[in-house]
Context: one part of a larger RNA
């Protein structure tokens, strides 16, 4: 290679859009490229295999034969596939109606709390810890009561809930803009799926200019502990954390589980929305649809477990995996200001 497989054993890309490829519903004509069947021609000899011969046998070797699985012409066949022309509506989109949502971007607006500045009241202590000191305070601290700036995050509500592709979204209002769900009809007619490549978007921490800076808090500075203590614990603290413009492009980016379709028992909670009963209108109850948990048949697993949100049964398609270590390193390319990122060995070695 082939094959086997990727939730824990090596192995699912952090998501997304999409190009090129590969894959695609239903029903008729048409073609006849793929297919499948005929006939011819060709497919050097050697080799290989078969019969027979010839060396004293055997390898060797002579002759005939088969076979060379292939390739071209030409006919034929039309169930599949393709190509084309016409239709269909179940896929797939639109259009109406409706209600939900921390969905994203801008703008405003609030309250509570920490710190800080003034000012009143007020005196000897706070503060902190296992215990203590560092540290603060008679230059009035801490407590407390007013006013006041500043910046950051929004208690309850809160859910085992929601929304987003995924990162990741929560005070409270307005503007913009995007997505999913339901319903009932109507429209479009396969417009469909995946998707190497590309481009987007990506958390924290980092960098680059410019603001911001209240709490926090690597780095450092002190105090303690300790044999030591470059730690845990205190006491202080800058960058950073925030904003706005750039870049970086990473993670346990995790469901350690790619998307998409179909098909396979159920119970039982719960979020949106719809129909039926019932009611003066609702709830409770009955059934459908979409999400989101739990348990569990029957089938899968090496077990653990997983089961309509499969890891089950089947189908398309993309990424990946082929002993450990060396190494996600070195070289080289590519990208980035730099930090590094990415693609990615070998040699030894077990």
């Nucleotide at each position: 290679c082939u094959g086997g497989g990727c939730g824990u054993a090596a192995a699912g890309g952090g998501u997304g859009u999409g190009u090129a490829g590969g894959g695609g519903g239903u029903c008729g004509g048409g073609u006849a490229a793929g297919u499948u069947u005929g006939a011819c021609g060709u497919g050097a000899a050697a080799u290989c295999c078969c019969g027979u011969u010839g060396c004293u046998c055997a390898a060797c070797a002579a002759c005939g034969g088969a076979a060379c699985u292939g390739c071209g012409u030409c006919g034929a066949a039309u169930a599949c596939u393709g190509c084309u022309c016409g239709g269909c509506u179940g896929g797939a989109g639109g259009u109406u109606c409706g209600g939900a949502g921390a969905u994203g971007a801008g703008g405003g607006c609030g309250g509570a709390a920490u710190u800080c500045u003034c000012g009143g009241u007020g005196u000897a202590g706070c503060g902190g810890u296992g215990a203590a000191a560092u540290g603060c305070g008679u230059a009035g601290a801490u407590a407390u009561c007013g006013a006041g700036a500043g910046g950051a995050a929004c208690g309850c509500c809160g859910a085992c809930g929601g929304c987003g592709a995924a990162a990741g979204c929560a005070g409270c209002c307005c503007u913009c803009a995007a997505g999913a769900c339901g319903a009932a009809a109507u429209c479009u007619g396969a417009c469909c799926c995946u998707g190497a490549a590309a481009c987007a978007c990506g958390a924290a921490g980092g960098c680059c200019a410019g603001g911001g800076g209240a709490g926090c808090a690597a780095a450092c500075g002190g105090g303690a502990u300790u044999a030591g203590a470059u730690a845990c614990c205190c006491c202080g603290g800058u960058a950073g954390u925030c904003c706005u413009g750039g870049c970086a492009g990473u993670a346990a980016a995790c469901g350690g589980u790619g998307c998409u379709c179909a098909u396979u028992a159920g119970a039982u909670g719960u979020a949106g929305g719809c129909g039926g009963a019932u009611u003066c209108g609702a709830c409770c109850c009955c059934g459908c649809c979409u999400g989101u948990g739990u348990c569990g048949a029957a089938c899968c697993u090496a077990a653990c477990g997983g089961a309509u949100u499969a890891a089950a049964u089947g189908a398309g398609c993309c990424g990946c995996c082929u002993g450990g270590g060396a190494a996600g390193u070195a070289c080289g390319g590519u990208c980035g200001c730099a930090a590094g990122a990415u693609u990615a060995a070998a040699a030894c070695u077990c």